[in-house]
Context: one part of a larger RNA
RNA sequence: CACCGCCCGUCAAGCCACGAAAGCUGGGAGCGCCCGAAGUCGCUAGCCUAACCUCACGGAGGGCAGCGCCGAAGGCGAGCUUGGUAAUCGGGACUAAGUCGUAACAAGGUAGCCCUAGGGGAACCUGGGGCUGGAUCACCUCCUU
Repeated sequence: CACCGCCCGUCAAGCCACGAAAGCUGGGAGCGCCCGAAGUCGCUAGCCUAACCUCACGGAGGGCAGCGCCGAAGGCGAGCUUGGUAAUCGGGACUAAGUCGUAACAAGGUAGCCCUAGGGGAACCUGGGGCUGGAUCACCUCCUU
C1' cells in the first nucleotide's frame, strides 16, 4: 500500500492446552468388624521336675501343656482424600488467501455505547432506563486571540 480501506460473529478445516464427565485403575491416612503369630502378664484340678524344706510320702519353686487379656501381619465392609486413564460434552487460544452475512469505524448509511428484558443462523434486532467518549444546524454561558 490511505474506503477497491478497516473490521465483527456463526459455520467448516487443522493444531494446542484447559474445564466437566459415566466408567476403569493406582496411592495415602484413618474407622468398624473378623481372624490372630511371637511375646509379656494373669488363671490353671493335667504332665514333668537336680540344688531349698521335709517325718523322704510330699511341699515350695520351676518347666511343659491348656485357657484368657493385649497383640503384628492378614481378610471383609462402608466412606474420606489424592493421582492416572477415558467414551462423550463444552467453550478458549492460534493458524497468508474456505462459507454466510455487514454489526462497528464517516451522521458507517437506523449515531454509538452502558445496564436490563425478550427475540434471532451469525454478527445482532427490539423494548425500558442512562451516558456523550455523537455529526449537522441554531441559541446561551465562559475562556483565548
This is a predicted structure of a 145-nucleotide part of an RNA (small-subunit ribosomal RNA, 3' minor domain) from a Planctomycetota bacterium. It matches the Rfam family "Bacterial small subunit ribosomal RNA". NCBI's taxonomy places the organism under Bacteria, Pseudomonadati, Planctomycetota.